[in-house]
Molecule: small-subunit ribosomal RNA
Organism: uncultured bacterium
RNA sequence: GAGUUUGAUCAUGGCUCAGGACGAACGCUGGCGGCGUGCCUAAUACAUGCAAGUCGAGCGGGGAUUAUGCUUGAUCGCUUCGGUGAGACGGCAUAUAUCCUAGCGGCGGACGGGUGAGUAACGCGUGGGUAAUCUACCUCGUAGUUCGGGAUAACAGGCCGAAAGGCUUGCUAAUACCGGAUGAGUUCAUGCUUAUGCAUAUAGGCAUGAAGAAAGGGCUAGCCUGCUAUGAGAUGAGCCCGCGUCCCAUUAGCUUGUUGGUGGGGUAAUGGCCUACCAAGGCAACGAUGGGUAGCCGGCCUGAGAGGGUGUACGGCCACACUGGGACUGAGACACGGCCCAGACUCCUACGGGGGGCAGCAGUAGGGAAUUUUCGGCAAUGGGCGAAAGCCUGACCGAGCGACGCCGCGUGAGGGACGAAGGCCUUCGGGUUGUAAACCUCUGUCUGGGGGGAUGAGAACGGACGGUACCCCCGGAGGAAGCCCCGGCUAACUACGUGCCAGCAGCCGCGGUAAUACGUAGGGGGCUAGCGUUGUCCGGAAUUACUGGGCGUAAAGGGCGUGUAGGCGGUCGUGCAAGUCGGUUGUGAAAGUCUAGGGCUCAACUCUAGGAUGCCGAUCGAAACUGCAUGGCUUGAGGGCAGGAGAGGAGAGCGGAAUUCCUGGUGUAGCGGUGGAAUGCGUAGAUAUCAGGAAGAACACCAGUGGCGAAGGCGGCUCUCUGGCCUGAAACUGACGCUCAGGUACGAAAGCUGGGGGAGCGAACGGGAUUAGAUACCCCGGUAGUCCCAGCCGUAAACGAUGGACACUAGGUGUUGGGGGUUCGAAUCCUUCAGUGCCGAAGCAAACGCAUUAAGUGUCCCGCCUGGGGAGUACGGUCGCAAGACUGAAACUCAAAGGAAUUGACGGGGGCCCGCACAAGCGGUGGAGCAUGUGGUUUAAUUCGAUGCAACGCGAAGAACCUUACCGAGACUUGACAUCCCGUGACUAUCUGUGAAAGCAGAGUCUGCCUUCGGGCACACGGAGACAGGUGGUGCAUGGUUGUCGUCAGCUCGUGUCGUGAGAUGUUGGGUUAAGUCCCGCAACGAGCGCAACCCCUAUCCAGUGUUGCCAGCGGGUAAUGCCGGGGACUCACUGGAGACUGCCGGAGACGAUCCGGAGGAAGGUGGGGAUGACGUCAAAUCAUCAUGGCCCUUAUGCCCUGGGCUACACACGCGCUACAAUGGCCGGUACAACGGGCUGCGAAGGAGCGAUCCGGAGCGAAUCCCUUAAAGCCGGCCCCAGUUGGGAUCGCAGGCUGCAACUCGCCUGCGUGAACACGGAAUUGCUAGUAAUCGCGAAUCAGCUACGUCGCGGUGAAUACGUUCCCGGGCCUUGUACACACCGCCCGUCAAGCCAUGGGAGCUGGUAACACCCGAAGUCAGUGACCCAACCCCGUAAGGGGAGGGAGCUGCCGAAGGUGGGGCUGGUGACUGGGGCUAAGUCGUAACAAGGUAGCCG
Repeated sequence: GAGUUUGAUCAUGGCUCAGGACGAACGCUGGCGGCGUGCCUAAUACAUGCAAGUCGAGCGGGGAUUAUGCUUGAUCGCUUCGGUGAGACGGCAUAUAUCCUAGCGGCGGACGGGUGAGUAACGCGUGGGUAAUCUACCUCGUAGUUCGGGAUAACAGGCCGAAAGGCUUGCUAAUACCGGAUGAGUUCAUGCUUAUGCAUAUAGGCAUGAAGAAAGGGCUAGCCUGCUAUGAGAUGAGCCCGCGUCCCAUUAGCUUGUUGGUGGGGUAAUGGCCUACCAAGGCAACGAUGGGUAGCCGGCCUGAGAGGGUGUACGGCCACACUGGGACUGAGACACGGCCCAGACUCCUACGGGGGGCAGCAGUAGGGAAUUUUCGGCAAUGGGCGAAAGCCUGACCGAGCGACGCCGCGUGAGGGACGAAGGCCUUCGGGUUGUAAACCUCUGUCUGGGGGGAUGAGAACGGACGGUACCCCCGGAGGAAGCCCCGGCUAACUACGUGCCAGCAGCCGCGGUAAUACGUAGGGGGCUAGCGUUGUCCGGAAUUACUGGGCGUAAAGGGCGUGUAGGCGGUCGUGCAAGUCGGUUGUGAAAGUCUAGGGCUCAACUCUAGGAUGCCGAUCGAAACUGCAUGGCUUGAGGGCAGGAGAGGAGAGCGGAAUUCCUGGUGUAGCGGUGGAAUGCGUAGAUAUCAGGAAGAACACCAGUGGCGAAGGCGGCUCUCUGGCCUGAAACUGACGCUCAGGUACGAAAGCUGGGGGAGCGAACGGGAUUAGAUACCCCGGUAGUCCCAGCCGUAAACGAUGGACACUAGGUGUUGGGGGUUCGAAUCCUUCAGUGCCGAAGCAAACGCAUUAAGUGUCCCGCCUGGGGAGUACGGUCGCAAGACUGAAACUCAAAGGAAUUGACGGGGGCCCGCACAAGCGGUGGAGCAUGUGGUUUAAUUCGAUGCAACGCGAAGAACCUUACCGAGACUUGACAUCCCGUGACUAUCUGUGAAAGCAGAGUCUGCCUUCGGGCACACGGAGACAGGUGGUGCAUGGUUGUCGUCAGCUCGUGUCGUGAGAUGUUGGGUUAAGUCCCGCAACGAGCGCAACCCCUAUCCAGUGUUGCCAGCGGGUAAUGCCGGGGACUCACUGGAGACUGCCGGAGACGAUCCGGAGGAAGGUGGGGAUGACGUCAAAUCAUCAUGGCCCUUAUGCCCUGGGCUACACACGCGCUACAAUGGCCGGUACAACGGGCUGCGAAGGAGCGAUCCGGAGCGAAUCCCUUAAAGCCGGCCCCAGUUGGGAUCGCAGGCUGCAACUCGCCUGCGUGAACACGGAAUUGCUAGUAAUCGCGAAUCAGCUACGUCGCGGUGAAUACGUUCCCGGGCCUUGUACACACCGCCCGUCAAGCCAUGGGAGCUGGUAACACCCGAAGUCAGUGACCCAACCCCGUAAGGGGAGGGAGCUGCCGAAGGUGGGGCUGGUGACUGGGGCUAAGUCGUAACAAGGUAGCCG
């Protein structure tokens, strides 16, 4: 910086992501080199080899060689054969020679190397101290190195043992050991003395006394090298101190060698380090003690920094070396490759007994996600020993293995098509892969082959690496690319498959048939020998906020005071210099980081130089501020004085009204209670009323956003005691102040304990109602309690949801209590102090809001917060009689939870206003029969759709076939229909057979139009394939059309303004209207879609025209008629105009809009009716009108045909018709319409028939003819209240009409039959005037008809509206909201089911640190030491004895492991049990959100 809470917004807040890093691991992949790096786990166990030796110039011995001598003498030469010479292998001696070495001895082994178990500590870091110390080897000095002695390994003999090893006798050496001498110096003691310091003191000087050294070796003979004592240095080490160094307070008290002293011991040295005695201390809220975790640091990672995390490799320190204990030796150890003991483990064994310790280098097993070779070399660097040569060195230098990391290089470079093939997509045109490839021309890094060949080695010798790096030559594009991602964050998109499946996912979230989110492919993006994932850390996170956050409502102010520690603190001086600031200086190791330069071809890596480094130390200085000391001051604070207000507190007493009860009187049938009732009380006298009495509790009016109190809280009156506050004057004290962790006092109601009291009210409880239920709300009763005394409890939404103190920062207006001024005085007015309200500026704030009573600006102190749930829960602790309170987690789970404000929607919220919405009326429906539609059922099929209003006489303005989509049966497969191709032919009509038809089979007729004569066109048949076809699915993929809210008055925009913003304003307000209609006002000004008007019909008039219409006047004619001549006057028709606009008058109103009344007028306030339907809502309806995406069928889901079905029928509902009758029915006579329709048509006159209808055919394509007699009405008659002369269902018979055909299943007529039904329960519908009601007429569809439907037309022609409380719907404003899929919303708890973590739990079982006691190894120390012992001393000639000194052994203290015991802490597990969390569609209710239907909430 981004994503994520919302419809949207702002803020709060968590979660998540993008970055960097790693000793990593895992998945896929893998060419080369350089430099690094590699058991984070089991401090588990270890086979094997190696990792510490060296010195013969310390010593004796042994061995080998050599030399010499001696000896033996194989053999050989010479020989005079007597001998003589040489002489191998041997032996002995010597060594004056060289080499090796087991042992004694010296030095080293305490370094180097490993590991991080332990350790929260002077362990580490940093800075100091050592006047409290040591230091082998090394360096520089000084002084020495003398005289003696006795042993003992090795060796030899004997013995024991399996071995390891041991015992004994004898011999021997030393630089091994011991005694004596000397003593410059050293140490100690005593005395004197100098200097200095930091408390003990330290450093010296002088004198006296005492103690106490030594070792030799080599050779070139003069040196070298050792040794002893001592001084100094260097190095290393020990000890001590200041400061710093993790988490838990659910660890708050710890401590007996503990703290100190004295004496003693011990150590190199201080010290309770140890011991005896004495004292009673020491540590701790500035966190002791306990528990957990952890080696610490330089550094490393991250970060702008401050910080946070980390401690691998390299370097420093510490600790450890199988576990525990112990000492020895030594300069140094309590010792990794030493010793002793104990334990566990392991190996050998002859069973008696022995051996071992890889956390050295390799390596093995095991563990684990995981970590290498049983390599080369001492060439370099370094170490040990040695005089040196040299030896040793798994330190080290190198190589090997691992992409584990960093760095570098390559896998080719250039050219190459308006673009191959293939793949993918496609709107079929093309696009893309893509200059990519092919192909052409080059190059040679790496690689392969060949040759040369180092530096590292500063004089000599010496190179593991290494035939390596590097250089040269040659060959050839050859051998070398993958991984992740592509919904947003986040860079990169299409197709197919899948169909809430399979799967993905870091967060939000994708997937339920069109998935850029799954899988695959093509394409694209990113990084690259790697790429992703996982884990961890920092960052982002200002999300622990020092830098740098907050607390009215988001999490967060303690219920309130008092006050301790602590923190902070007025004003003026003086001094000091702790803090502070400055200068100089020491330190801050090296490496690393940073800067500059250099070396490997570059880089990584590395070298050199510089810089940086908080803190800490030393020293000098400054004195403003803080501090400390001291002296003043008065303004902060306080006491005194004079006044003042008050439900402040405690105790005692008193009062009246009311309620209830008791007594008595009057009085009679009810009272009481509720929405309505009932329970209850009352004839045994209630209620009501009067009088008297009793008791308890509370104090009307006054009373007030008035008063008092720290808060809780306090209210009749009087008295007593008592706290605080305010005002005034300024005399007094002189900073005495503010805040406050712990502590402590107070603390509503409820509750608890004991004792009283008890009128009213009243949890629990009982009863009556209500209700589906009603453990509630309402009613009648009623116990605790409410009251008092004493004692607990200690919590509240204890709230201003706002801690306290001080200072500052505009005002206005009330009110309470004081003071001052003005005034003669009251009142008023002005002013001031202290309280208490409201409004409001700046400022603040997310907004709401706060605003001198701050939530503003600052200072000081305290408390508190860090996502929601789990949970204020569990465990632990403290308190409480109990209830419970205080303190207060985690696992697990969610991606939110929450605040303020906005727009809607909603409310059994409010206000205003409309509508046949109610009311007032009239007529209906719901009951009957029938018709029609629907549900249901049935069926082979009863095709499909429409389903609250807004489906149901709807699609359908007409199902016998057709329609027709459904079912049964029979047929067809390029198809009933379209386009293209080929062949044949006119097409077609006709006939025959079969069949239910379609169809199949056959017969048969005959040739169209144009022509350039090739052919073409149209049509038919046959054929092949592209394709046709689908009323198949999806109206939730769509277009179009339609319904509905609703003909409701609304819905928006531009600019401006306001608001951080969503948004608001405009559009709200006051009037008015049918209307967002208009007027006025207004931070709005305008505009658009709607309203209205413009359009059509109708009502009046005028003008024009005048047939088919009309006929007043004139003429003719008839039985009669506009019948004729004629006429335009009238009606009418058509066309064009006029008219109505609140225009005029009066009143109301604001002078407006407008309303009321009036005049005139045919019509008056939109005259009546129609057409016209804003932004939008309902995923509303329709894929079956039509169109259409994608899906599905293709000898069938297509198409043809026949028959059936859509007409079924226990039933239920809706729209209707006819009725139930007398305002009527029937019969006869008679009058008056309008809209319409008509050639496959309407069909006249006339005739037949009771009639339907038939015959007939005039006239008319229609203001001419026909349908066409309108009916109700009017006149006259009958009926006489009856299931009838009402009503006509049903059924029978006989007919008529249409049609190919009326069986399923048409309509009509006549005759006969004559059902229900007597005005309709709950409920419900239409209508406000030419309306309802009632009467007929016409038309579309149509062969006919189920029409009683629908759409129109005219005739006759009412009643009622007080009014807006209520029901329904709607509009505007406002309010609440936890709703936004918007109340058909949201949402709570129990129960039931599954899963998960967790508390308790009889217990069971581990770990751990202590305690008490027992046992007590090794070992130090102490004692003893009758046994043992060479050196020195004494005696002794000697043997020997004694002493000194020492040892074994024994004893004692301490003491590891072990044992026993009771407790502490902490794990695991546990029948059962408690709640909790999570989980699309379970059960019961309805608690909360609206007045949530009883306001809600806290205790």